[in-house]
């Protein structure tokens, strides 16, 4: 140097103005509610504190590696605090991580690549059932189409030849993915582990408002995926009609992130070391205009939260490997 | 936000591992018949089976991942 191949980081910059949102910040108004003062002694006033609630201003903070597909997995919540048996799904070498997992990590084993490295649903077809189209003689407890070897008999001095046998550790051709030995379990099925159902429109308070009709139902409905048992205990459904308001779940602090010790090959754990961290809406915020500078800027945007996986992604940049080629 | 479901010629479908380089009906094209139109007969085009993988010798069909496209979930009585 050119090709590659494994990971990390990072998502234009600054500046001015404007404008969104949002609360465990501060200052003002205003009402609500309370304790205390104080004055009058009145069908009560003034002020102070302190909570709430509404406004205005200030100053803070304010999308992402995928916020995405909802594909697995937990928290959480309600239905027996979560049952039993079948039947259902789901997982796969072995060992470890993990709150758990279909994810992570070592490793063994195929496969692919010169290699770094990548990719495997990689447990059983000597339980049992089934499938293997075409081609080919023959395809699944089966078969001689051509050739060869082996024995026998027969011609020939002999080299050979001719007929008959015989599958010959089924030896070679031909057909085929697969030919005397298989392959298919992402074919049923067997093994081994796992696994109750719903989902924040879960569920739970306050309010308004309409407040009728049918059907099944305490002889047990409806729920508790499906059946059977078993539980619960009064409504369930189906038409009409009415609400589309507000608080909670719900946003600051955890399975958090960052160093730095320490076990560990790693993934990962520990330590109570140091340091950091506030988007939280529902009419749904997170922009937008100038200016200036560069490499001229992608996919793309939260709605209960976490941990993974999976697609979408102009680009830059560190690291760390391998081939190739020059030069020293 | 959540939760189901589809996805084969222009439309509707048929299929469930080989007899499928996919049948079938409806429209479409052409020729026959008709003076001519319809109808009716003959024949014919028309499908990367939504897209990429895998699995097996073989995939529309299993299996994974994506993309499109419908539908249902609020309270109260």
């Nucleotide at each position: 140097c050119g090709a590659g191949u494994g990971g990390g980081c990072u998502a234009g910059g600054c500046a001015a103005u404007c404008g969104c949102g949002c609360g465990g910040c501060c200052c003002g108004c205003a009402c609500c509610a309370u304790g205390g003062c104080g004055a009058a002694g009145g069908c009560u006033c003034g002020g102070c504190g302190u909570g709430g609630c509404g406004u205005g201003g200030g100053a803070g903070c304010g999308a992402g590696g995928a916020a995405a597909g909802u594909c697995c997995g937990c928290a959480c919540u309600c239905c027996a605090c979560a049952g039993a048996g079948c039947a259902g799904g789901g997982u796969a070498g072995c060992g470890g991580g993990u709150a758990a997992u279909g994810c992570c990590c070592g490793u063994c084993c195929g496969c692919c690549g010169u290699g770094a490295g990548g990719c495997g649903a990689g447990g059983a077809c000597u339980a049992g059932u089934g499938g293997c189209a075409c081609a080919g003689a023959g395809a699944c407890c089966a078969a001689u189409c051509c050739c060869g070897g082996c024995c026998c008999u027969c011609c020939a001095c002999a080299a050979g030849g001719a007929g008959g046998g015989u599958g010959c550790u089924g030896g070679g051709g031909g057909u085929g993915a697969a030919a005397a030995g298989g392959c298919c379990a992402a074919a049923c099925u067997c093994u081994a582990c796992c696994u109750g159902g719903a989902g924040c429109a879960a569920g739970c308070c306050c309010g308004a408002g309409u407040c009728g009709g049918g059907a099944c139902g305490u002889u047990g409905a409806c729920g508790c995926u499906g059946c059977u048992c078993g539980c619960c205990g009064a409504g369930u459904c189906c038409c009409a009609g009415g609400u589309u308001g507000g608080g909670c779940g719900c946003c600051a602090a955890g399975a958090g992130c960052c160093g730095c010790c320490g076990g560990g090959c790693a993934a990962c754990c520990g330590g109570c070391c140091g340091g950091c961290c506030a988007a939280g809406a529902g009419a749904g915020a997170u922009g937008a205009u100038u200016g200036c500078c560069c490499u001229c800027g992608a996919c793309a945007g939260a709605a209960u939260g976490c941990g993974g996986c999976u697609u979408a992604u102009c680009g830059g940049u560190c690291c760390g490997c391998u081939c190739g080629g020059u030069c020293u | 936000g959540c939760c189901c479901c589809c996805g084969u010629c222009g439309u509707c479908u048929a299929g469930a591992g080989g007899c499928c380089c996919a049948g079938g009906a409806c429209g479409c094209c052409a020729c026959c018949c008709u003076u001519u139109c319809a109808a009716g007969g003959u024949g014919g085009a028309a499908a990367u089976c939504g897209c990429g993988g895998g699995u097996u010798c073989g995939a529309a069909u299993c299996c994974c991942g994506c993309c499109g496209g419908g539908g249902g979930c609020a309270c109260c009585a």

Description:
Two RNAs folded together computationally: RNase P RNA and transfer RNA, 405 nucleotides in total. Model confidence (mean pLDDT): 81 of 100. Rfam match: Bacterial RNase P class A. Its family is annotated with tRNA processing, ribonuclease P activity and dimeric ribonuclease P complex in the Gene Ontology.